[in-house]
Notes: Small-subunit ribosomal RNA from a metagenome, 1550 nucleotides, folded computationally.
RNA sequence: AGGGUUUGAUCCUGGCUCAGAGUGAACGCUGGCGGCGUGGAUUAGGCAUGCAAGUCGAGCGAUCCUUGUUACUGAUGCUGAUUGAAAACCUUCGGGUUGAUAUUAGCUGAAGUAACGCUGGAUAGCGGCAAACCGGUGAGUAACACGUGGAUAACGUACCUUGAGGAGGGGGACAGCUUCGCGAAAGCGAAGGUAAUACCCCGUAAGCCCUAAGAUCUGGGAUGGUCUAAGGGGAAAGGUGGCCUCUACUUGUAAGCUAUCGCCUUAAGAGCGGUCCGCGUCCUAUCAGGUUGUUGGUGAGGUAAUGGCUCACCAAGCCUAAGACGGGUAGCUGGCCUGAGAGGGUGGUUAGCCACAUCGGGACUGAGACACUGCCCGGACUCCUACGGGAGGCUGCAGUCGAGAAUAUUUUCCAAUGGACGAAAGUCUGAGAAUGCGACGCCGCGUGAGGGAUGAAGGUUUUCGGAUCGUAAACCUCUUUUAUAGGGGAGGAAGAUUUAAAAGCUAAUACCUUUUAGAUUUGACUGUACCUUGUGAAUAAGCCACGGCUAACUCCGUGCCAGCAGCCGCGGUAAUACGGAGGUGGCAAGCGUUACUCGGUUUGACUGGGUGUAAAGGGUCCGCAGGCGGCCUGGUAAGUGAUGGGUGAAAUCCUUCGGCUCAACCGAAGAACUGCCCUUCAAACUGCUUGGCUCGAGGCUGGAAGAGGAGAGCGGAACUGACGGUGUAAAGGUGAAAUUUGUGGAUAUCGUCAGGAACGCCAGUGGAGAAGUCGGCUCUCUGGUCCAGACCUGACGCUCAGGGACGAAAGCUAGGGGAGUGAACAGGAUUAGAUACCCUGGUAAUCCUAGCUGUAAACGAUGGGCACUAGGUGUUUGUCCUUUAUUGGAUGGGUGCCGCAGCUAACGCGUUAAGUGCCCCACCUGGGGACUACGGCCGCAAGGCUAAAACUCAAAGGAAUUGACGGGGGCCCGCACAAGCGGUGGAACACGUGGUUUAAUUCGAUGCUACGCGAGUAACCUUACCAGGGUUUGACAUGCUAGAAGUAGUAUCCCGAAAGGGAGUCCGACUGGUACCCAAUCCAGAACUAGCACAGGUGCUGCAUGGUUGUCGUCAGCUCGUGCCGUGAGGUGUUUCCUUAAGUGGAAGAACGAGCGCAACCCUCGCCCUUAGUUGCCACCUAUGGUUUUUAAUCAUAGAGCACUCUAAGGGUACUGCCCGCGUUAAGUGGAAGGAAGGUGGGGACGACGUCAAAUCCGCAUGGCCCUUAUAUCCUGGGCUACACACGUGUUACAAUGCUCGCUACAGAGGGAUGCCAAACCGUAAGGUGGAGCAAAUCCUUAAAAAGCAAGCUCAGUUCGGAUUGAGGGCUGCAACUCGCCCUCAUGAAGCUGGAAUCGCUAGUAAUGGCGCAUCAUCUCGGCGCCGUGAAUACGUUCCCGGGCCUUGUACACACCGCCCGUCAAGCGCUGAAAGUGGGGGGCACCUGAAGUCCCGAUUUAUCGAGAUCACGGUGAAUUUCAUGAUUGGCGCUAAGUCGGAACAAGGUA
Repeated sequence: AGGGUUUGAUCCUGGCUCAGAGUGAACGCUGGCGGCGUGGAUUAGGCAUGCAAGUCGAGCGAUCCUUGUUACUGAUGCUGAUUGAAAACCUUCGGGUUGAUAUUAGCUGAAGUAACGCUGGAUAGCGGCAAACCGGUGAGUAACACGUGGAUAACGUACCUUGAGGAGGGGGACAGCUUCGCGAAAGCGAAGGUAAUACCCCGUAAGCCCUAAGAUCUGGGAUGGUCUAAGGGGAAAGGUGGCCUCUACUUGUAAGCUAUCGCCUUAAGAGCGGUCCGCGUCCUAUCAGGUUGUUGGUGAGGUAAUGGCUCACCAAGCCUAAGACGGGUAGCUGGCCUGAGAGGGUGGUUAGCCACAUCGGGACUGAGACACUGCCCGGACUCCUACGGGAGGCUGCAGUCGAGAAUAUUUUCCAAUGGACGAAAGUCUGAGAAUGCGACGCCGCGUGAGGGAUGAAGGUUUUCGGAUCGUAAACCUCUUUUAUAGGGGAGGAAGAUUUAAAAGCUAAUACCUUUUAGAUUUGACUGUACCUUGUGAAUAAGCCACGGCUAACUCCGUGCCAGCAGCCGCGGUAAUACGGAGGUGGCAAGCGUUACUCGGUUUGACUGGGUGUAAAGGGUCCGCAGGCGGCCUGGUAAGUGAUGGGUGAAAUCCUUCGGCUCAACCGAAGAACUGCCCUUCAAACUGCUUGGCUCGAGGCUGGAAGAGGAGAGCGGAACUGACGGUGUAAAGGUGAAAUUUGUGGAUAUCGUCAGGAACGCCAGUGGAGAAGUCGGCUCUCUGGUCCAGACCUGACGCUCAGGGACGAAAGCUAGGGGAGUGAACAGGAUUAGAUACCCUGGUAAUCCUAGCUGUAAACGAUGGGCACUAGGUGUUUGUCCUUUAUUGGAUGGGUGCCGCAGCUAACGCGUUAAGUGCCCCACCUGGGGACUACGGCCGCAAGGCUAAAACUCAAAGGAAUUGACGGGGGCCCGCACAAGCGGUGGAACACGUGGUUUAAUUCGAUGCUACGCGAGUAACCUUACCAGGGUUUGACAUGCUAGAAGUAGUAUCCCGAAAGGGAGUCCGACUGGUACCCAAUCCAGAACUAGCACAGGUGCUGCAUGGUUGUCGUCAGCUCGUGCCGUGAGGUGUUUCCUUAAGUGGAAGAACGAGCGCAACCCUCGCCCUUAGUUGCCACCUAUGGUUUUUAAUCAUAGAGCACUCUAAGGGUACUGCCCGCGUUAAGUGGAAGGAAGGUGGGGACGACGUCAAAUCCGCAUGGCCCUUAUAUCCUGGGCUACACACGUGUUACAAUGCUCGCUACAGAGGGAUGCCAAACCGUAAGGUGGAGCAAAUCCUUAAAAAGCAAGCUCAGUUCGGAUUGAGGGCUGCAACUCGCCCUCAUGAAGCUGGAAUCGCUAGUAAUGGCGCAUCAUCUCGGCGCCGUGAAUACGUUCCCGGGCCUUGUACACACCGCCCGUCAAGCGCUGAAAGUGGGGGGCACCUGAAGUCCCGAUUUAUCGAGAUCACGGUGAAUUUCAUGAUUGGCGCUAAGUCGGAACAAGGUA
C1' cells in the first nucleotide's frame, strides 16, 4: 500500500467481496510445562445448605464459672464414753464373747452460704457506636442521570483536628429477673420489683438561637460579616488508672489531687454530602403541535436548604422546526478496540458517579436511609401448620435447578492490606489475601544438539533413465532445560507483649505518653520461589491450506453424480478447484471455522465526493424565517490571537529508569490528557455600534423594438352543410381492394346563404415572456426589457427551507357550441390470427364561459446571483462618430456557429462554461422489489404529494473501441441477375442416400461444403456385419527359460462343410562350425513343443491429437517494425481522389518502410529461329515392281537425303514499346497501326491471416480408456444386392436437324509380357481356333464416330423408344442360385418434351460425336483424360444470391440461427389487504381503597374516631402495538412448459 469481480477488449461510475487488527467468546481436530491475567454476555428466572456485621463488662444491673481472704453452717473420717438387738459360738444354762444399732464429747475439714479483693473469664438484657461502609447487578432511566466547568449572597455534617467556655442540683420509670396466663408454633399478655454514659425536671448562659433598630465593611449583587444597646429562649454523664501534698475518719480509704477516655455549648478546619446553573450526551417528522400545578404572582405550609415542592387566591400564560410532545433503544464516564489522522464502534475486568435489591407503595430511626442480609401494608411465588395462623427473599461468597452455543471450588486464612467496635489486648470481616478448575487470553520455555550417502528399506511418481520424501532415518558422539526422585532453602514480619533506662506530665521516683536497649512471640499460601544431586533422548506435535486473489503440485478415484465455494467460480471420462494419497507452503501448543467491531471503503467525503449523458437541478417565479453581503471613519471586544492562573481524580496510553533469570506483569519519575473556567493584553479580520460615500440596487427625464398579457370588434381563403342552376354514371379509396356515396341524379361545376374552427404567403437556429407558452387586422387597458443622460435616494442587496402564485396536453363539474379532425365503437381489408398498422364512417373530446385537477423527455435532460479568464464570424435591436453613398468605425442589450487556454471517463463544454472563484437553495449514495405498500395531507373522481421493508441478484450503468449484423446508405465485383443455349423436376433403367425390413442388411459422410461421396470395381476373398463350427503365446513381431533325433516336414488314412483335430509306414531336412571329405555325432542359429514377457483389436473418444482435406475463395485481403495521435481498448499506415482483374499503380496525406497474399518466376497450347534426324518425313534424285488412256501419270518397295511435317532440347517474341484523344505533365484509359498473338494472349499448377470444436482414430500415426479361451484369430454359409415409399446424381428416350441399311473419309491421347494380340479360318453373333509381331515414334490395341454420299421410313406409341420377360448360347473364374458381363432369336412396358421450382455455360466455351486409361480374373450409364463437329447472347446493374471497401445505427460479441418482453401454467419464498381472533403498552373517566403521613376532634395522652392523600384491584369507552386469519392482491426466484413477437437495425407502423 492494495487486489478480485460488469466487457470481445477499454476507460469511468458503482456495488459486492478478500488480505489486517481485535474479542468476557463458542464450535471442530489436537494438546508438554510455567508465569501473569481472566471466566453467567442468555432468565433483574427460581433457589436446598453453610458462611457474608458486629463490637464494647473501662456505661449498667443481673447471672454463671474460677481464685484469694474472712465469717458462718458443717458432710465425712478418726478417737474416747454410754448403749448393746437378730444371729453365731462357748456355756457352769445364770450367763459370757464378738459387737450391729442408737446417743454423745473432741479433732478433721469436703461442700455450701455471705461479704470483700490492688483475681481472671463468659454473657441473654438495658445502653453506646457501627450497621447508610464494604460487596453485587445494570432491570429501570434520554434525565442536571452522567461528563466538564461554575454557583450556594439558599444549605447540612457523626466520627477526626484546633480554639474558647462549661459539666451544679434533683426525680420517676422500663427491660432483664420472679410469679401467673394464652398459643401447635412464631410469639404475646398481666402483676411485682431493679441499674445506668437510658429517660425527665430545675438552675447557670461568655458565646449560640429568635425579635425589631442603627452604624460600618466586602461585593457584580446584601438577604452576609462586624459593632452598639434592649427583650425572649435553650446544655451536660460519667468511666478507668494512680497518689496521699492539703481536709475528714485516721487502718487505709474517701471528699480531694492527678492522668486518661468520655459528656455539654460555641467558633473554625478538613473531608463528605444536598441543591442550582452553562455546555456536551442515540435513532425516528410515515410523531407537528404540546401543557391546567400547566407559566407567573401574592400569602401560607414544608425542608438542612432555594423552588408549584404543596395548598388557597389572582392573571393567562409557558414550550416548539435551533425539533417541543410522542415512539423506539440505552446505565453514564475515565477508558477499551480500530484508524495515518479526523472519525467509527464499544463501556466486560479496573476506577469515579448513578440506579436497583422478589414486584408496588410507605414512612420510622438516625449526623446520614425512605435503608440488599431493618420495619409496616398490598400482589405473585415457595415453605411450615394442630387449618386457627405463621415464615421467607443469593442482582453478597461458594453451590443447585432451569433456559442456553456458552462461563469455575458448597476450598484455606485473617499471615499481609483495608474496614467496624474497643483504652487496649483483641473480636468480627466470602472486603481482601491465597488455592482449585477452564489453552479463555497474553508472555516465556521445551519436544534435543553435532556428525552421518550404500543417497538403505519403504512410500509416491516416472519419459522406466531416474526423481523425491532425504541428513531425514538407521548408526556414532554429546547435552539434560523440562519431566521424575532425593537434598538444601529465601522473602512476603511491619508489629504485639514484656523488662530496663531516659525525657515529658505531675505534689510525685505512681499512672500515662514518647524514645533507646534486651527478651519472648505472630505465615493461610508452604517446605513455595530458588539452588543442587541422580537417572536417562529419555516424558512431550499438531492444525489448516496448496485454481486466481494468496505462500504452496502431482497421481489415483469420481464423471453436472458425489461434492466444494469468502468473491470470481469448479465437477458432463485425462479435475493442480470434489474425495484419498505422496509432496509442498503457513502457523505452532495450538490451528481452523463461526459470530461481532473497526479498517480497507474518499462507499455519507469536516479533513475528503458528486448532480449535461453514469444515481442526482425542484416545472417556473415571488418571498417570511435563515445563511451570505460594497467603500471610508470613530468606538467596542462577542468571535479571533497571545500572556498568566485554576481545573482536567487515580489507573490506562507514551518516554526514561528500575524489580521478578527474560518477557508478559509490576513499580517510580516525567510527559500527555488536544477540554472547560478565570485573568490581562492586542484590535488586522468577522460581529455590534457612530458618522459619512456612491461604483451595487432603485428612482427620474428622453428615446427604442417586440406573436408579452387581458377584453371587444372586424376580415378573407379553405372546409362542411342547405337552396337553386348545368350535367351524367360513376365517384371515393388503396400496395391491390372492399365497406361507403350515387339514376330518389352523386362526384364535377356555377351562384346564393349558414356555421364553426384555424389564421397561408410575410416567417428568419427572427422577436417577446419567469416558465408553461405567444403568430390575420383594428381599438381600449396593462406588465416587463433595453439604450442615452448622470438629476435624486444612499447598501435599500443576493439566495431562499416552510409558504404563495402561475403552470402544456389529457381528464372532471355546470352551461353553451360543434365545421374539420377524431380516443371509444362499427364495418371493410390484411393476416395463421389482427381486439393493430391501411380504408369508410363515427361518439366523447378538441372551441367558449365559470370552476377543479397540478402532472409531462414541464429538456439546454445543464438551479439562481456576482466577478474574472484569447479570439473569429453571422443575426436582431439601441446609441455615438464618420461618409457623396444601400460607407466605415466605436460602444451597449439579446440570440447562433466555430474555436485558444482550461475542464471532462469520454462524448463534448468553451465570455450564453460543463473554465477559475465566492454566496445561497435543491437533490444523489448498487440493480430489482418501487414513480410500490401502509400511514398522513390534497382532490368531486381519476388520481397527486410524501415514501419504506421483507425478499432477491453480482452486477445494473455511462462514454468510447474493434467486429458482426440491419426488411440503413454509398461505391464496386462475380454466369449473381438480365440476354441466350442446353438440361434437371414428368417416364424407364443405373448408381447413391433416407426410411422400412432383417439374424445381419458392417462403418463413416448429412444445408451450401453428405447423397455415381470414402469405393479408381462387394459372387468367394475383399469384409469390418450375421449364423454356425474351431484355436488360445495365438494369423503376425521381438526377447528369455526349458525341452526335443529318426525331430520339423512330406506321401497316405480317419472324422469333418472347411478350418481344425487325430493316426501315421517309407523317406527325411536348412545355415555356420566341429583338423581335410562325409555324417543329425556334437555345438550354435533357424524351425518345433511347453511356459513367461507379450502379441492382436476396422473396439470407444476427430470434442485429447498429428497429418491430410473441404468451404468462404484465386475473394483481395491479413499483418508487422519505428514514428505520431489517444488516459486506454485502439487508431494512423490500410483513409481520400483517380485507376486496376487485384491493398494494381499514381497523387494527396503523420506517416516512413516492410512481411504474408495479388502479379511475375514454373508447366502447357499458339508464331519464329537454332541444334539433332530413328522407329519419324519423302519435296528433289536413283533403282525395282504393279496398274492405266505406257517417251507419260499413278501406286508400292528399296536407296539416297533431312528441305518440309513431326519429334525434343535450347532460344526469341509482347513491353501500353510507337501514334492520336482523354486524364493532373501521373497512374492509366479509348482508338488506330504493325504483328502469329495486344493490353494478365488461352489453360494449368500455385489457396494469405483466419472461420466452421467442419471431415477423417475405418488410409496411416498417436495420448487416454476398454477386451485378453475374446471386442483377438481361422473356416463354411449368408449379408453389404432386401423393398409399400421419398430424395439426389446420371443414362436412354419420347423422334424426321430423326431412325434404319449400305458405301466413303479425317484424330488425338493412352495402354501392352500371368500382357497387347495381327494375318488366315470357323461361328448370324458373343466368341473360338491360330499364332506372326512387339518390353514398343518400329508390332498390337485401331473400327474412330458424328460428318459426307446413296436408298428406305412420312408423323404413327411408329422401321421412335427400348424396359421387362422367355428360349438358346458365349466368356471369366475353385465357384455366376441368392448375386456377373456379353451374344442371338422372340417379347416390345412407360414415355409424344415434362407443375411449382431449379442447374450449368461467355468461345474452340455451351451443345453434340466417338476414342483411351485407372481399378481389374470377369464386370461401368460413374471417374479421369483425348480428339472431331461447333453455336447463340450480354441493353445493362433496378432486383435475387454471394463477396469487397467506406459510412451509419445497435440493448448483438456463442456475434440476427443474436438479444429479448408480457400473459398463462408449475414449484418455492416474501409481503400487502381481509370478516375477525388472541396478547401486550400507555393514558382518560368512574368505583373501591391497605399501610403510612398530614390535619381535626376526643379522652385515662397509651390510644380512639372523622377527613384528606394514596399502592393494589375492578368497570367502561377509546387508543396504540404485536401475533394469527378462510379468502384475495402483488413481487421475487426457479437448464430445456404454452401463446404470441412488444423493444434493440428505419427491429420491419421510428